[in-house]
Context: one part of a larger RNA
Molecule: small-subunit ribosomal RNA, 5' domain
Organism: uncultured bacterium
RNA sequence: GACGAACGCUGGCGGCGUGCUUAACACAUGCAAGUCACGGGGGCCCGCAAGGGCAACCGGCGAACGGGUGCGUAACACGUGAGCAACCUGCCUUUGUGUGGGGGAUAGCCGGCCCAACGGCCGGGUAAUACCGCAUACGAUUCUUGGGGGGAGUCCCUCAGGAAGGAAACCUCCGGGGCACAGAGAGGGGCUCGCGGCCUAUCAGCUAGUUGGCGAGGUAACGGCUCACCAAGGCGAUGACGGGUAGCUGGUCUGAGAGGAUGGCCAGCCACAUUGGGACUGAGAGACGGCCCAGACUCCUACGGGAGGCAGCAGUGGGGAAUCUUGCGCAAUGGCCGAAAGGCUGACGCAGCGACGCCGCGUGGGGGAUGACGCUUUUCGGAGUGUAAACCCCUGUUGCCCGGGACGAACCGCCUUUUUCGAGAGGCCUGACGGUACCGGGUGAGGAAGCACCGGCUAACUCCGUGCCAGCAGCCGCGGUAAUACGGAGGGUGCGAGCGUUGUCC
Numbered sequence: 001g002a003c004g005a006a007c008g009c010u011g012g013c014g015g016c017g018u019g020c021u022u023a024a025c026a027c028a029u030g031c032a033a034g035u036c037a038c039g040g041g042g043g044c045c046c047g048c049a050a051g052g053g054c055a056a057c058c059g060g061c062g063a064a065c066g067g068g069u070g071c072g073u074a075a076c077a078c079g080u081g082a083g084c085a086a087c088c089u090g091c092c093u094u095u096g097u098g099u100g101g102g103g104g105a106u107a108g109c110c111g112g113c114c115c116a117a118c119g120g121c122c123g124g125g126u127a128a129u130a131c132c133g134c135a136u137a138c139g140a141u142u143c144u145u146g147g148g149g150g151g152a153g154u155c156c157c158u159c160a161g162g163a164a165g166g167a168a169a170c171c172u173c174c175g176g177g178g179c180a181c182a183g184a185g186a187g188g189g190g191c192u193c194g195c196g197g198c199c200u201a202u203c204a205g206c207u208a209g210u211u212g213g214c215g216a217g218g219u220a221a222c223g224g225c226u227c228a229c230c231a232a233g234g235c236g237a238u239g240a241c242g243g244g245u246a247g248c249u250g251g252u253c254u255g256a257g258a259g260g261a262u263g264g265c266c267a268g269c270c271a272c273a274u275u276g277g278g279a280c281u282g283a284g285a286g287a288c289g290g291c292c293c294a295g296a297c298u299c300c301u302a303c304g305g306g307a308g309g310c311a312g313c314a315g316u317g318g319g320g321a322a323u324c325u326u327g328c329g330c331a332a333u334g335g336c337c338g339a340a341a342g343g344c345u346g347a348c349g350c351a352g353c354g355a356c357g358c359c360g361c362g363u364g365g366g367g368g369a370u371g372a373c374g375c376u377u378u379u380c381g382g383a384g385u386g387u388a389a390a391c392c393c394c395u396g397u398u399g400c401c402c403g404g405g406a407c408g409a410a411c412c413g414c415c416u417u418u419u420u421c422g423a424g425a426g427g428c429c430u431g432a433c434g435g436u437a438c439c440g441g442g443u444g445a446g447g448a449a450g451c452a453c454c455g456g457c458u459a460a461c462u463c464c465g466u467g468c469c470a471g472c473a474g475c476c477g478c479g480g481u482a483a484u485a486c487g488g489a490g491g492g493u494g495c496g497a498g499c500g501u502u503g504u505c506c
Base pairs, nucleotide, nucleotide: 001505002504003503005502006501007500008499009498012361013360014359015358016357017356018354019353020319025317026316027315029314030313031312034061035060036059039058040057043054044053045052046051068272069271070270078196079195080194081193082192083191084190087189088188089187092185093184094183095182096181097180098179099178100134102132103131109124110123111122112121113120114119141164142163143162144161145160146159147158148157149156150155170177171176198244199243200242205235206234207233210232211231212230213229215227216226217225247269248268249267250266251262252261253260254259274295275294276293277292278291297308298307299306300305325351327350328349329348333347334345335344336343337342364394365393366392367391374385375384376383377382398447399443400442401441402440403439404438408433413428414427415426416425417424418423450495451494452493453492454491455476456475457474461490462489463488464487465486471478472477
């Protein structure tokens, strides 16, 4: 000097930040991921009807994002630079082509049954943008024939021909919205490699899918990734293997720099979601608020069996020196769904609490005595506190009261209007924060100062008490009867809504 700090004393206001560093301990309660009725049939409600509303089910998209934590990990995990002639990619942009004709089910529903609960069974019958064949096939895929070009070895690009097998879904208010195949792009991801960044030799040898090869399987893809066979290799004092510790980075702190230390908040990447394992769905997960199994734990039970997972936001217990509200709002930004209106969103925007930090402001200003009182001291003359107070004259930051009162808002929608029909312009509507910030007026010095230190280092000295006691102390050291070092007082010094102490790093 710095801090996510804590402790002691003290504490007026505001802005901006920041707040479980310990038990990845256990969790009551509420909320944190839904949406679409312009895919489908049915149910209920309103209506004469047209039509409208509600929402269960099938179906679509999302739930793999966003949010949390740092357990594990010394590793291609991260950073940086390359490579993939070895790869994938929903939504979005763009280009081309197509959207023909059929089928069988199943939930919801109806009827019946079992059950404490969670839930389940049987029968009947129904729809689709759900599911399954068929037709068609510009590209693409596989096999194959030939020509041209290129390279980096298995090859790559391009042109022409043959064969095989493979698509779709429709809705509509006629404006549009979708669906299928193929090419390109953007963005996202996967894989490989060079280099870089901890301690330990009181760890010296390690290794059997181990190292390589042929073949096969598997994957989006290369690969011992997996398997059969063959060979005997591979790594290591430039530290293998083992042990310990640890998420990595941009950065942060310190320092003139070199360096050292560190990785909280914010941003990028990684890992994890009660512990361990497994796959399913899907463009994407081996999935925090999905599924299955096992373990521990908690809860319900009619004892047969079931339910659960806050390292999401609040909040509780516990641990601890120590770390917040079971708040408001989707108004803004962003995300998901939807044609839209809109819905959802503890992301986010705000507010609350804490001097935890940084910054700013205030607690008044001017005048006022050879100088009151009090207190301290004294050589008893005086000296100090001290212009300090009183008193006089002002000011009005802040506080309090009253009045006005935002920016953040532009969208969407509605109205008017222009239009190249894509869209543009004007007006109205929409604010959690918030009657807040801010502005004006009133009031009245009124409500607002402490903490540490004063032997040397180190700025600031006397008196009393105590008597190696009580105590102080960062180091040197003080205290045994005149203590500037202990305790109190007066005075002083330093900083100031803070001041000290402790801890840690430089």